[in-house]
RNA sequence: CGAGUUUGAUCCUGGCUCAGGACGAACGCUGGCGGCGUGCUUAAUGAAUGCGAGUCGAGCGAGAACCAGACUGAUGAAACCUUCGGGAAGAUUCGGUCUGGGGAGAGCGGCAAACGGGUGAGUAACACGUGGGUAACCUGCCCCUCAGACGGGGAUAACCCGCCGAAAGGCGGACUAAUAUCCGAUGGUGAUGUACGGGCUGCGGCCGGUACAUCUAAAAGUUCCGGCGCUGAGGGAGGGGCCCGCGGCCGAUUAGCUUGUUGGUAGGGUAAAGGCCUACCAAGGCGACAAUCGGUAGCCGGUCUGAGAGGAUGACCGGCCACACUGGGACUGAGACAUGGUCCAGACUCCUACGGGAGUUAGCAUCAGGGAAUCUUGCGCAAUGGGCGAAAGCCUGACGCAGCGACGCCGCGUGGGUGAUGAAGGCCUGCGGGUCGUAAAACCCUGUCAGGAGGGACGAACCUACACCUUCGGGUGUACUGACGGUACCUCCAAAGGAAGCCCCGGCUAAUUACGUGCCAGCAGCCGCGGUAAUACGUAAGGGGCUAGCGUUGUCCGGAAUUACUGGGCGUAUAGAGCACGUAGGCGGCUGGAUAAGCGAUAGGUGAAAGCCCCCAGCUCAACUGGGGAACUGCUUGUCGAACUGUCCGGCUAGAGCACGGGAGAGGGUGCUGGAAUUCCUGGUGUAGCGGUGAAAUGCGUAUAUAUCAGGAGGAACACCAGUGGCGAAGGCUGGCACCUGGAACGUUGCUGACGCUGAGGUGCGAAAGCCAGGGGAGCAAACGGGAUUAGAUACCCCGGUAGUCCUGGCCGUAAACGAUGGACACUAGGUGUUGGAGGCUCGACCCCUUCAGUGCUGUUAAGCUAACGCGUUAAGUGUCCCGCCUGGGGAGUACGGUCGCAAGGCUGAAACUCAAAGGAAUUGACGGGGGCCCGCACAAGCGGUGGAGCACGUGGGUCAAUUGGAUGAUACGCCAAGAACCUUACCAGGGCUUGACAUGACUUUGACCGCCUACGAAAGUAGGCUUUCUGGGCAACCAGACAAAGCCACAGGUGGUGCAUGGUUGUCGACAGCUCGUGUCGUGAGAUGUUGGGUUAAGUCCCGCAACGAGCGCAACCCUCACCGGAUGUUGCCAGCGGAUAAUGCCGGGGACUCUUCCGGGACUGCCGGAGUAAUCCGGAGGAAGGAGGGGAUGACGUCAAAUCAGCAUGCCCCUUAUGCCCUGGGCUGCACACAUGCUACAAUGGCGAGUACAAAGGGCUGCAAAGCCGCGAGGCCAAGCGAAUCCCAUAAAACUCGUCUCAGUUCGGAUUGGAGUCUGCAACUCGACUCCAUGAAGCUGGAAUCGCUAGUAACCGUGGAUCAGCAACGCCGCGGUGAAUACGUUCCCGGGCCUUGUACACACCGCCCGUCAAGUCACGGAAGUUGGCAGCACCCCAAGUCCGCUGCGGCGGCCCAAGGUGAGGUCAGUGACUGGGACUAAGUCGUAACAAGGUAGCCGUACCUGAAGGUGCGGCUG
Repeated sequence: CGAGUUUGAUCCUGGCUCAGGACGAACGCUGGCGGCGUGCUUAAUGAAUGCGAGUCGAGCGAGAACCAGACUGAUGAAACCUUCGGGAAGAUUCGGUCUGGGGAGAGCGGCAAACGGGUGAGUAACACGUGGGUAACCUGCCCCUCAGACGGGGAUAACCCGCCGAAAGGCGGACUAAUAUCCGAUGGUGAUGUACGGGCUGCGGCCGGUACAUCUAAAAGUUCCGGCGCUGAGGGAGGGGCCCGCGGCCGAUUAGCUUGUUGGUAGGGUAAAGGCCUACCAAGGCGACAAUCGGUAGCCGGUCUGAGAGGAUGACCGGCCACACUGGGACUGAGACAUGGUCCAGACUCCUACGGGAGUUAGCAUCAGGGAAUCUUGCGCAAUGGGCGAAAGCCUGACGCAGCGACGCCGCGUGGGUGAUGAAGGCCUGCGGGUCGUAAAACCCUGUCAGGAGGGACGAACCUACACCUUCGGGUGUACUGACGGUACCUCCAAAGGAAGCCCCGGCUAAUUACGUGCCAGCAGCCGCGGUAAUACGUAAGGGGCUAGCGUUGUCCGGAAUUACUGGGCGUAUAGAGCACGUAGGCGGCUGGAUAAGCGAUAGGUGAAAGCCCCCAGCUCAACUGGGGAACUGCUUGUCGAACUGUCCGGCUAGAGCACGGGAGAGGGUGCUGGAAUUCCUGGUGUAGCGGUGAAAUGCGUAUAUAUCAGGAGGAACACCAGUGGCGAAGGCUGGCACCUGGAACGUUGCUGACGCUGAGGUGCGAAAGCCAGGGGAGCAAACGGGAUUAGAUACCCCGGUAGUCCUGGCCGUAAACGAUGGACACUAGGUGUUGGAGGCUCGACCCCUUCAGUGCUGUUAAGCUAACGCGUUAAGUGUCCCGCCUGGGGAGUACGGUCGCAAGGCUGAAACUCAAAGGAAUUGACGGGGGCCCGCACAAGCGGUGGAGCACGUGGGUCAAUUGGAUGAUACGCCAAGAACCUUACCAGGGCUUGACAUGACUUUGACCGCCUACGAAAGUAGGCUUUCUGGGCAACCAGACAAAGCCACAGGUGGUGCAUGGUUGUCGACAGCUCGUGUCGUGAGAUGUUGGGUUAAGUCCCGCAACGAGCGCAACCCUCACCGGAUGUUGCCAGCGGAUAAUGCCGGGGACUCUUCCGGGACUGCCGGAGUAAUCCGGAGGAAGGAGGGGAUGACGUCAAAUCAGCAUGCCCCUUAUGCCCUGGGCUGCACACAUGCUACAAUGGCGAGUACAAAGGGCUGCAAAGCCGCGAGGCCAAGCGAAUCCCAUAAAACUCGUCUCAGUUCGGAUUGGAGUCUGCAACUCGACUCCAUGAAGCUGGAAUCGCUAGUAACCGUGGAUCAGCAACGCCGCGGUGAAUACGUUCCCGGGCCUUGUACACACCGCCCGUCAAGUCACGGAAGUUGGCAGCACCCCAAGUCCGCUGCGGCGGCCCAAGGUGAGGUCAGUGACUGGGACUAAGUCGUAACAAGGUAGCCGUACCUGAAGGUGCGGCUG
């Protein structure tokens, strides 16, 4: 720092998305250790339990347990005595009273409880921040100073007694103390008032002095004898109250708000100013610089992000505020309207004896609930801090620690070195290997963390005790005190031993293969992947990234210059308001002076700490922490400066304006007036039509139309002039004349003296349509009616026709109201028109020149700008000022609300939801029922066919066990197939085989293989038998090899799939003239140029021109063939001349002349002539066998159709493997209601039949062609010469010609069909061959719509050969010759094509794109009779607690205010609602075809009417 995504490609606009950082996070997978932080963002929901604020006995009274002593009442052990009954004794134990000690718990009193801790509900506010003010204030504890503390009094709690109550609690009686409380004295430097004078001031007032008057205070206790404490006054420190300037959210679909409201006077109240409160008086106050209302929100230091400016945020820590279940209130107090106080009301929970009570975790833990989600009912007061106390000390869920959570940040580890048979294994593979990978193993080391053992802190110093010292305040030393914690840390031991995952790998974005899956399952942040070869799904291997984490989700900033202050735009992409006037506001000419608000400099104050940044330091480092600095860009005060802006005073004339002059103009308004035309009426002439259209019809007309003449009526509009001419702000304005009136330009001097520009709101004007009222109404004409067109035609066309169009008055306020371009000013080359004015020249109104104002064109050979198109002194250039407007597309200019309107509707103007685009300009194509030019049997002109019949053949369809498969518009259909009875054959049925019918290799065994025979069988085959090896070595056994078979293993095999995985080949566009490249040039670029243009050609063929110059693939030529000639050649071909022979024949000798064969050459090149033309070239002519490419062939550019073919062949992948392979028999591919294509034969007389006669070419032939001869009516048969062929054979060519017959008839046409009899081929003609003969004798009499071929040796007609092939379904195909035409005016039209140009919303490219209704599904939203709830306000009623006021018999009572509550009428917001309205989205629904091309009626805008729907029509406007 950017990237992806709109297109075929390009540039731009523009949105969406990504990469970064951050988090109080959550979720998924995973998880070794430690340090430091951090942890209910939701329900300010509800809470069990415990703890969280007490302390002081050195203020006071009283005083339990307990201890000691004294007295006393019981109890009664041992020893002793005993008459055994007991006595005496008194241990022990249990009490009572008193004294002393002791102090629990409670009370009076003091201080604290207003701090600390929590939360963010409320609050848009002086709440917060910042800077000030308080001369309008308060301040307990603390510090300093001064003065004082005298004399008295009466109560009351606790306690005791009694009573009520379940409890909570309360009542009564009696006693008592104080640092509780009251009275008095003193009475100040204090307060108040008066008088006098001083100082200060913001002029309001304040400070202080003197004198006088009035008022007011006190308390003890302890002792260590220091003191602490108390009262009054002054001061300080720290804390607070109040006030002010400035600053920081959204909505105008909230524009007006306010009655204590604004101010005054008086009073009350407070610590204190103040409508803070009350009474009276006045009528003010606030607001577009946003009042009021609504929504949201605690604010800040800071935090996150960002280059910054900014944006977002306000967890933890710190400051301030607010709140404490909800609402209200006050009390106490220095301080509260008080989280762990109180009173009242309400809600909820709990207890209850039902009478009544208690409670509120937003303190720390904890529970339930909510939620994606947030911890322990821990330890300790050792430290720090706080309260009380003289102190010890007590209290402290503040705090210090620990626990839980990878929630975050930081640090550490999971080992290090060596180690190639590159192990095994996995994965991939082109099978060679590659990779995981030095990775592992192995060897040698180390010891962090965790584990074990031992040692073991800092944090601690106070206080207190003791000792000493002392200035008597205190100091020094010793001892004592640790929750964390036996923790950190240190040492030792053992051992690589216990410690790695997560995400990603199509592009963005770093990292790729295999398999599976087959638009399925799934992925996805955006673009998009997946329909059988997925680097995008899933798995694996490998790789990339990060690492005790990694991903995902959410949110914020960034990227986003995508709200643009820094730093954007508005002609066509979103965006200039229809136009003007003008208010506020903003901005403003030259010059002098003053001022100092802005501005600049400097100094003071402040900007808390923490944080950020820099330096240093402490934990081993870091995170973290400590110290110092810088910074905090701000606010405020003083001083200085005066260029600029502002303000004040003065001057000027260049801006602006005024006066004057002569001109221009469809500028506006009113009135009068004119002619042409349409229509109507009257009359005349006149007769059968008129009118209208693509063609018609409706309509009009014999009641006399149309036409024509004359006269009249009426309304509307103004031809020519007329012009990118004029005027106006825009809308707009056009016959003529008059009147009234606005503005501009020019010219000249004079005047005013900045009076200016813009302009939010506002006001006015504002085409057409439309509305209201009244007129008017000729023509035209929505709606409507009719006629046509059409599948339909609610349209286009036609005939009618009403509103309306016109006038007057009033509304409406919109248009493509456009230059799609706001206004003003200044500056920045020209050229050329035109309108108006002036000047110069001139005799001149001409022409020309200069100049000002307007209005056009041109201008990349001005510059500049622009995405391009384009703009370019009339800017879209360069600048200044002001206003308006834009921020992705759709939803939508819609809904709701407001406002305007009579209505139609206008103005203002969203959201949900949805899409990954929607767009602008330009480029290349393609297309057009756009244009131009030009070709082609494309049409036309002709000839003959097809389409009708029968048959053949192919296809579709249907049938079938199978009717194998492929080919399907042109470019499939006599095509693959140039030969389906078996075979072919791929299909079906059945019978069989399994290393196989075929190939290669390995191993084992055998010795063959071949051949023959038998049985079974339909065959294939199965079973059995017979026969049988070779080479080398070795005596032999045997070994090795070759060959063969069997077994077994690799493998074979597949016409199985995919032609949309492919090669190759082919069709078509298309025999069309095109398709490209290099360099250069132009363009931001796609791309253009070249290749376009003017000619010419069959041709991008050639010429000329040209920012192009060249080149390649195509065209042409080179090749073959036919036509002419020459040379050579001369058999099997030829026979002119010579000779011979025959019935005849090149038959023979011979010949090379000719024909012919084969080879080699020649020939044609627009070369020559004439004409046209610059040329290329064209036209004509001569000569020539041939003439302008001589005829024909081969040859097919870049490419298109995912065209055809996996079944010709080859081939990737997939599939089958006792079968999807292989063999065999039989069947099928031939099966038939039909439909189509291609053909044959015909329908007849240009013919049929019979007879006769003539002339080819090109081919084929040994598994062959076969003569002649004989037989058969014939197909053919028998026999057989010749010929591997210029020799022999196939082989008579036929049409033609001559003669005869038939005579228009379903026939002597036509031959299908069928019966019979045969021939030939073949293993075999049943399914299912061809041919022959006899018999039979169907349809058909020239073919509807439509459609095909052909331009000359062509069409047509005629026969002939060949391939395939045993034979043949061949009428097919490919060749060959014979006879041999007609026509082409021409390019309007149909089809196809080429070039240029134009439009485009197409690019899968018109078989394109695309609009609306209807139908279906889903979703969100609006309306709606209503209905439910929230919120705030208003009026009234009632009124708790309580302050205040009044009264009081002192018990209390009353009143104002007033929370909650109630009633009522409304407001506002939200939920819901039968039904309803449109909208969005959704592979293949219905109807049409509106738009994009002239989109087939050019489109669009506004408006009105109409119609299933797109839409149509009227009026005006725009060109996009």

A computed fold for a 1520-nucleotide RNA from a marine sediment metagenome, annotated as small-subunit ribosomal RNA. RNAcentral holds the sequence, with entries from SILVA. It matches the Rfam family "Bacterial small subunit ribosomal RNA".